[in-house]
Context: one part of a larger RNA
Molecule: small-subunit ribosomal RNA, 5' domain
Organism: uncultured bacterium
RNA sequence: GGAUGAACGCUAGCGGCAGGCUUAACACAUGCAAGUCGCGGGGCAGCGGGGGAGAAGCUUGCUUCUCCCGCCGGCGACCGGCGCACGGGUGAGUAACACGUAUGCAACCUGCCCUUGUCAGGGGGACAACCCAGCGAAAGUUGGGCUAAUCCCGCGUAUAUCCCAAGGGGGCAUCCCCUUGGGAGGAAAGCUUAGGCGGACAAGGAUGGGCAUGCGGCGCAUUAGGCAGUAGGCGGGGUAACGGCCCACCUAACCGACGAUGCGUAGGGGUUCUGAGAGGAAGGCCCCCCACACUGGUACUGAGACACGGACCAGACUCCUACGGGAGGCAGCAGUGAGGAAGAUUGGUCAAUGGCCGAGAGGCUGAACCAGCCAAGCCGCGUGAGGGAAGAAGGCCCUACGGGUCGUAAACCUCUUUUGUCAGGGAACAAAAACCGGUACGAGUACCGGGUUGAGUGUACCUGAAGAAAAAGCAUCGGCUAACUCCGUGCCAGCAGCCGCGGUAAUACGGAAGGUCCGGGCGUUAUCC
Numbered sequence: 001g002g003a004u005g006a007a008c009g010c011u012a013g014c015g016g017c018a019g020g021c022u023u024a025a026c027a028c029a030u031g032c033a034a035g036u037c038g039c040g041g042g043g044c045a046g047c048g049g050g051g052g053a054g055a056a057g058c059u060u061g062c063u064u065c066u067c068c069c070g071c072c073g074g075c076g077a078c079c080g081g082c083g084c085a086c087g088g089g090u091g092a093g094u095a096a097c098a099c100g101u102a103u104g105c106a107a108c109c110u111g112c113c114c115u116u117g118u119c120a121g122g123g124g125g126a127c128a129a130c131c132c133a134g135c136g137a138a139a140g141u142u143g144g145g146c147u148a149a150u151c152c153c154g155c156g157u158a159u160a161u162c163c164c165a166a167g168g169g170g171g172c173a174u175c176c177c178c179u180u181g182g183g184a185g186g187a188a189a190g191c192u193u194a195g196g197c198g199g200a201c202a203a204g205g206a207u208g209g210g211c212a213u214g215c216g217g218c219g220c221a222u223u224a225g226g227c228a229g230u231a232g233g234c235g236g237g238g239u240a241a242c243g244g245c246c247c248a249c250c251u252a253a254c255c256g257a258c259g260a261u262g263c264g265u266a267g268g269g270g271u272u273c274u275g276a277g278a279g280g281a282a283g284g285c286c287c288c289c290c291a292c293a294c295u296g297g298u299a300c301u302g303a304g305a306c307a308c309g310g311a312c313c314a315g316a317c318u319c320c321u322a323c324g325g326g327a328g329g330c331a332g333c334a335g336u337g338a339g340g341a342a343g344a345u346u347g348g349u350c351a352a353u354g355g356c357c358g359a360g361a362g363g364c365u366g367a368a369c370c371a372g373c374c375a376a377g378c379c380g381c382g383u384g385a386g387g388g389a390a391g392a393a394g395g396c397c398c399u400a401c402g403g404g405u406c407g408u409a410a411a412c413c414u415c416u417u418u419u420g421u422c423a424g425g426g427a428a429c430a431a432a433a434a435c436c437g438g439u440a441c442g443a444g445u446a447c448c449g450g451g452u453u454g455a456g457u458g459u460a461c462c463u464g465a466a467g468a469a470a471a472a473g474c475a476u477c478g479g480c481u482a483a484c485u486c487c488g489u490g491c492c493a494g495c496a497g498c499c500g501c502g503g504u505a506a507u508a509c510g511g512a513a514g515g516u517c518c519g520g521g522c523g524u525u526a527u528c529c
Stems, first nucleotide, its partner, number of pairs: 001529004006525005013381005019374002021339001026337003030334003035082003040079002043075002047073003050069009089292003099216007108209002113205007121155001123153003130145006161184010190197002218264003225255002230252004235247003267289004271282004294315005317328004345371001347370003353367001354365004384415004394406005419470001421465005429456001435450007473518001475516003478499003485512004494501002
């Protein structure tokens, strides 16, 4: 000098764009953060419509009330499907194939999506909701009975797969691929407004993942030996798949000064800072990967989890309790306490982008987009411009009837009006999808016209009005280092980054006046180069 997720002191007009618990992965009140589908289903608790019965008021055909009927729109709870493994947070652990890079899988999986081919025949069954009865303070739960489905289970058929036989081709060691025949062997689901939406199997694609390997990126040798599932083999189990991943048996190996093992520290990368570069340091925001979700362990479901807002067990903590027993997990968004030098609102909207569900309308979305707070950063603008010498008054200084300086500075005259204030106008972000009409063809898609939708927001921006009006500080002045005099103090009080100042003429302390630097900031502290 540059830099920072900074803090502290003094000061502070505006805007844009970014950023905002680095400490206690400490504990959390409250609200919200993952639902959706009635075009899968049984039903009807609540709402609206319709129908029927009864009653009341009277204006005699209307209103109100009660009951019944799922008939219709719909729909709480329930069965079922899909999603909840994404998105969001954090950096505790991890020195490891975790990450980066480059390969391999002849050892693998892949829901939704796309392409192609084939198919959907015929049966059976249960459990919720509901009804009845019970237990419990509660959380909740038990027994009996009825029932539907795109729920569950057989049968028939089916090209996967496996075994046997024959033939052919190829390679990379274990081998791989294709064709034919025989045997074993596994499917499906309906709904509909009749437009469609779905279902099953197989093959391929795409996407996403899994596994293995070479190389690379840290400190200590004042850590030198480490290791029993340890190293390898045969056989098996398990897995989507290879493998001591696990198991039985056999062998006695295997790693290590090219640093094993141990200890300490640490998420890794793209990148960021600095530097002419080489290098050094860092990994906050954003993106990719990994790991974690009160602590430890376990599996279930599922295409995918060993699952942040799922389950079970154990533990610590907090809460409720009728003392028998229960409930919970903010490292999601806000917010609270604590810790700390130190970091924000218990805001708005799904309008856009994206996600999930749905045929769609649409629903949900603290993702996201916005708004609020904070000079905590970068950038931009302003705090006026021109004229004006009696060089005023006043302050300070001196060689002191005088001169110098503050200083064109002020007053005063002329002008401008950015920002701010007030008034008026006023966006873009919106493209659509749905729906209506039309055109094209490959016949359910595309295009054209119409048509609806804005949280931010009466915001940005534009125009006008008044008016210099409302807007400058901070540090420093001995040398390094730009900037000097007077007074006070007298090794005191104090300053200080280093050298060093101060003991009676201090440009170094304190004040004043003047100067210098930077400027909505300026200094100090901390850290890196």